[in-house]
Molecule: SAM riboswitch aptamer (S box leader)
Organism: Oceanobacillus sp. CFH 90083
RNA sequence: CUCUUAUUAAGAGCGGUGGAGGGAAUAGGCCCUGCGAAGCCCGGCAACCUGCAAAUGCAGGUGCUAAAUCCUACAGAUACAUCAUCUGAAAGAUAAGAG
Numbered sequence: 001c002u003c004u005u006a007u008u009a010a011g012a013g014c015g016g017u018g019g020a021g022g023g024a025a026u027a028g029g030c031c032c033u034g035c036g037a038a039g040c041c042c043g044g045c046a047a048c049c050u051g052c053a054a055a056u057g058c059a060g061g062u063g064c065u066a067a068a069u070c071c072u073a074c075a076g077a078u079a080c081a082u083c084a085u086c087u088g089a090a091a092g093a094u095a096a097g098a099g
Stems, first nucleotide, its partner, number of pairs: 001099008013042001015041003021032003026073004043065003047062006069091001074088005
């Protein structure tokens, strides 16, 4: 990097550092942010896998820690002047396995 499977509306900081951006990419929207963004450290959460122990914990490997994966983009259904609502797909993310 590619493929397969599962999950993707739950949960988690009033800390330190850092200094201006951030919410995956493109576009549109909507938000967060000097009352301090990203990153890093610490703290926390708990999904998958492994082990132990026994029915829910502990340890480890990853992960996560504003808003549904922030919403939409493609297809279908309902409604329709438009807005809209629902379902599915695509894309993304994470885990496990394979190449």